[in-house]
RNA sequence: GCCAGCGUAGCUCAGUGGUUAGAGCGGUCGUUUCAUAAGCGAUAGGUCGAAGGUCCGAUUCCUUCCGCUGGUA
Numbered sequence: 001g002c003c004a005g006c007g008u009a010g011c012u013c014a015g016u017g018g019u020u021a022g023a024g025c026g027g028u029c030g031u032u033u034c035a036u037a038a039g040c041g042a043u044a045g046g047u048c049g050a051a052g053g054u055c056c057g058a059u060u061c062c063u064u065c066c067g068c069u070g071g072u073a
Stems, first nucleotide, its partner, number of pairs: 001072007010025004018056001027043005049065005
């Protein structure tokens, strides 16, 4: 250089054109305990990597760019 994959909550990931974007772990508060952990209940946290395009509608499809990973001479 070329090709492919990935980028979604603090972390690991799911989701997939349709109107509130979710799970587990973690955080906070409450409950329980002499206390801690575990358990139980509640709750906060996301411009879905960036820009543009298609569409009535885009996290999802297309293009370019950025970052990471792998392959290739």